[in-house]
RNA sequence: UAUCCGAAAAGGCAAACCUGCCGAAAGGCAGGGGCGCAAAGCCAUGGGUCUAAGGGAUUUAUCCUAUGAUCGCCAGGCUGCCGAA
Numbered sequence: 001u002a003u004c005c006g007a008a009a010a011g012g013c014a015a016a017c018c019u020g021c022c023g024a025a026a027g028g029c030a031g032g033g034g035c036g037c038a039a040a041g042c043c044a045u046g047g048g049u050c051u052a053a054g055g056g057a058u059u060u061a062u063c064c065u066a067u068g069a070u071c072g073c074c075a076g077g078c079u080g081c082c083g084a085a
């Protein structure tokens, strides 16, 4: 110095919930908040999950469907702080 790993230290992010805005919805953004997280940083590439405006089926009510969403669901890729055993 690098990799594995995760003690300490400096910090970081921010679940649920509340308020406002966007959206058909899922959900996202901002403020508050703090469940937790060593990548809970980024990427929708594979899988999973969520939604169904539009489209289709079906006969008035339901079903199917992602081009939508989720990286704090898993895997993968890229990058990063510190340095004890």
Base pairs, nucleotide, nucleotide: 005083006082012037013036017032018031019030020029021028022027035072041078042077043076045075046074047073048070049069050068054065055064056063057062

c-di-GMP-I riboswitch aptamer from Firmicutes bacterium UBA3936, 85 nucleotides, folded computationally.